[in-house]
RNA sequence: ACUAGAAGCGGCAAUGAAGUCUGCCGGAAACCGCCCUUUGGGGCUGAUGACUUCUACCUCGAA
Numbered sequence: 001a002c003u004a005g006a007a008g009c010g011g012c013a014a015u016g017a018a019g020u021c022u023g024c025c026g027g028a029a030a031c032c033g034c035c036c037u038u039u040g041g042g043g044c045u046g047a048u049g050a051c052u053u054c055u056a057c058c059u060c061g062a063a
Base pairs, nucleotide, nucleotide: 009026010025011024012023013022016054017053018052019051020050021049033044034043035042036041
């Protein structure tokens, strides 16, 4: 220096933060939503991968 394995660690899961769990990826990868379309464009859901809490946003009602 190269290769392989183990352990530890790190990163990611369509919009913020914390905790827990799950999955995926790790020297470049995991990741970068859905529908229609003439590929020019048009339409739609959600702050979660899941749960709990907070914040932001939207709707309704009360004070």
Molecule: Fluoride riboswitch aptamer (crcB RNA motif)
Organism: Desulfobacteraceae bacterium